Molecule: c-di-GMP-I riboswitch aptamer
Organism: Roseateles toxinivorans
RNA sequence: AGGGCAAAUCCGGCGAAAGCCGGAGACGCAAAGCUUCCGGGCUACCCAGUACAGCAGCGCUGUGCUGCAUGCCAGCGGGGCCGCCGCA
Numbered sequence: 001a002g003g004g005c006a007a008a009u010c011c012g013g014c015g016a017a018a019g020c021c022g023g024a025g026a027c028g029c030a031a032a033g034c035u036u037c038c039g040g041g042c043u044a045c046c047c048a049g050u051a052c053a054g055c056a057g058c059g060c061u062g063u064g065c066u067g068c069a070u071g072c073c074a075g076c077g078g079g080g081c082c083g084c085c086g087c088a
Stems, first nucleotide, its partner, number of pairs: 004029002009024006027075001033081003037078003040073003047067009
């Protein structure tokens, strides 16, 4: 220089949620390209435990709390792979 990506927010959709997809939009990014191998963080439908209440007959249901990842975050850091311009 040519360009690239796209935060927050809003709209639509998926999901229990974290979050993701599409559109609008740019906070920023020289890898804010790809990849969960390592660390870290987020969510907890289900399941387990527990408290209370109700039902009715020892169980079930509802609500709260706690635990739980195989779910999620690559724009949290590290690693791996690919990569534009430029003498560097």